[in-house]
Molecule: Glycine riboswitch aptamer
Organism: marine sediment metagenome
RNA sequence: CCUUGCGGGAGAGGGUGGCUCGAGGACAUUCGGGCCGACGCCGAAGGAGCAACCGCCCCGGAAACUCUCAGGCAAAAUGGACCGCAGGG
Numbered sequence: 001c002c003u004u005g006c007g008g009g010a011g012a013g014g015g016u017g018g019c020u021c022g023a024g025g026a027c028a029u030u031c032g033g034g035c036c037g038a039c040g041c042c043g044a045a046g047g048a049g050c051a052a053c054c055g056c057c058c059c060g061g062a063a064a065c066u067c068u069c070a071g072g073c074a075a076a077a078u079g080g081a082c083c084g085c086a087g088g089g
Base pairs, nucleotide, nucleotide: 001089002088003087004086005085006084007083008082013039016037017036018035019034020033021032022031023030040073041072042071046069047067048066049065053061054060055059
């Protein structure tokens, strides 16, 4: 330095339009799920940009800063930079 396992691990819509399914009702209003879209929002996979800084100073390496292409925005789940412990190369 790389990798494996375990633990910790944030932010932002439970809003809106359409379609569809289910519940319920005499009808209507209503509630929930799925899909697509618009707008808004977040940044800690990845990606990109500037650059403090660093180096062997020709030239390179460069962020937790910035952008938001990707990703994500109820709970849960998933993902998750980074931190700790243990093992392997």